c-di-GMP-I riboswitch aptamer from a Planctomycetota bacterium, 86 nucleotides, folded computationally. The model forms 95% of the base pairs in the Rfam consensus. The prediction has a mean pLDDT of 87. It was read from a public genome assembly, where an Rfam model found it.
RNA sequence: CGUCCGAAAGGGCAAACCAUCUGAAAAGGUGGGGCGCAAAACUACAGGGCCUUAACCGCGCAGCGGAAAGGCAGCCAGUUGCCGAA
Repeated sequence: CGUCCGAAAGGGCAAACCAUCUGAAAAGGUGGGGCGCAAAACUACAGGGCCUUAACCGCGCAGCGGAAAGGCAGCCAGUUGCCGAA
């Protein structure tokens, strides 16, 4: 110095839930909150996976099935990266 790894220190992020806004929904923004996280940073047609179902299509039509061009990076993955005890 590098890799694995994760003690310490300083910082960082922020699940559920609540309020409010956007959205058809999934979900997202802001504020509170703090379950957890060493990548809980970035990447979403052109890796896999998952969620929703508006347009649209079909049907035996109060509805059901299909359907992403909508989402999820705190599912795996890829890329980058702080500190340095054992």